A computed fold for a 71-nucleotide RNA from an Anaerolineae bacterium, annotated as transfer RNA.
Its Rfam family is "tRNA". Rfam classes the family as a transfer RNA.
The sequence is in RNAcentral, with records from ENA.
The prediction has a mean pLDDT of 81.

[in-house]
RNA sequence: UGGGGCGUCGUCUAGUGGUAGGACAGUGGACUUUGGAUCCGCCAGCGGAGGUUCGAAUCCUCCCGCCCCAG
Numbered sequence: 001u002g003g004g005g006c007g008u009c010g011u012c013u014a015g016u017g018g019u020a021g022g023a024c025a026g027u028g029g030a031c032u033u034u035g036g037a038u039c040c041g042c043c044a045g046c047g048g049a050g051g052u053u054c055g056a057a058u059c060c061u062c063c064c065g066c067c068c069c070a071g
Base pairs, nucleotide, nucleotide: 001070002069003068004067005066006065007064010024011023012022013021018054026042027041028040029039030038047063048062049061050060051059
């Protein structure tokens, strides 16, 4: 430099055009002599900028980061 893949809560992971879900973690409460466990609730995310579309995490372009291949 060229080609390919990946990027979603703090972490892991689903969602392949129509309300972004789950687990762990965190936090509030119930229970408990205390802690732990258990139960109920809450919090928190689509790498960035454009485009297509009535509607984009999803499709297209560019950029950024990581990985692989070639030179």